Predicted 3D model of a 119-nucleotide RNA (SAM riboswitch aptamer (S box leader)) from a Gammaproteobacteria bacterium.
[in-house]
RNA sequence: CGCUCAUCGAGACCGGCCGAGGGUUCAGGCCCGAAGACGCCGGGGCAACCGCCGAAGAUGCUGUUCGGUACGGUGCCAAGUCCUGCGGAGGACGGAGAAUCGUCCCCGACAGAUGAGUG
Numbered sequence: 001c002g003c004u005c006a007u008c009g010a011g012a013c014c015g016g017c018c019g020a021g022g023g024u025u026c027a028g029g030c031c032c033g034a035a036g037a038c039g040c041c042g043g044g045g046c047a048a049c050c051g052c053c054g055a056a057g058a059u060g061c062u063g064u065u066c067g068g069u070a071c072g073g074u075g076c077c078a079a080g081u082c083c084u085g086c087g088g089a090g091g092a093c094g095g096a097g098a099a100u101c102g103u104c105c106c107c108g109a110c111a112g113a114u115g116a117g118u119g
Base pairs, nucleotide, nucleotide: 001119002118003117004116005115006114007113008112013043014042015041016040017039021032022031023030026085027084028083029082044077045076046075049073050072051069052068053067054066055065056064081111086108087107088106090105091104092103093102094101
C1' cells in the first nucleotide's frame, strides 16, 4: 500500500510549550479559535476491537454466542464520520389548489476513521 470482515446518533479533560489558523482532498454551510484553537509533550480519563477469565449449546480441532475484566496491544477524549454533495420511495410543513419549487425527516451507495485478519 492492496484485499476481506466488523463497528461508527453513546462515552471520556487538566497542566506545560507554541503562536494562527483549524474542523485530514475539494466546494458550500455551520462551528472552534489571541479568554490561545490546531499541533506537540506530560498526566488523567472513556470505551471494550484484540488479549485474558467464566458460562452455554454443538464439535475431532479451530471457531460461535453470552457475561465479566481493564494487568497487556491498539484506539479515542467539541459538534452524528459537524452537516450537505450521488441514488431511491414516501411523509410533514410553506405558498389558495394541481404540477412544480423550497426546507425537514427515512433508506442505500461512495468516501473516510478505528480494530481484527490477510497478501

The sequence was found by an Rfam model in a public genome assembly.